Predicted 3D model of an 87-nucleotide RNA (c-di-GMP-I riboswitch aptamer) from a Clostridia bacterium. It was read from a public genome assembly, where an Rfam model found it. Taxonomically the source falls in Clostridia (Bacteria, Bacillati, Bacillota). It matches the Rfam family "c-di-GMP-I riboswitch aptamer". Rfam links the family to the GO term cyclic-di-GMP binding. Its mean pLDDT, the model's own confidence on a scale to 100, is 82.
[in-house]
RNA sequence: UCAUAUUUUAGGCAAACUGUCUGAAAAGGCAGGACGCAAAGUUAUGGGUCUAAAGUUUUAUUAAACUAUGACUGCCAGACUGCUUUU
Numbered sequence: 001u002c003a004u005a006u007u008u009u010a011g012g013c014a015a016a017c018u019g020u021c022u023g024a025a026a027a028g029g030c031a032g033g034a035c036g037c038a039a040a041g042u043u044a045u046g047g048g049u050c051u052a053a054a055g056u057u058u059u060a061u062u063a064a065a066c067u068a069u070g071a072c073u074g075c076c077a078g079a080c081u082g083c084u085u086u087u
Base pairs, nucleotide, nucleotide: 005087012037013036017032018031019030020029021028022027035074041080042079043078045077046076047075048072049071050070055066056065057064058063
């Protein structure tokens, strides 16, 4: 220095919920707040899940169905990157 396992210090992140803003929605930003996380850092690359504005189809109907170009990295993986200690 690298890899795997294990142990630990100082730290790190922040679920639900609440307030507010953006959005058609899913959801996301900011603030509070901690359920948890050894990558709960980045990435939408693969799988999966969510939504359906616009579009298409159907219909007696102001209704229904299909469909991401939208979203989720704290759903699972891949890729990239990082801190600290014991063996």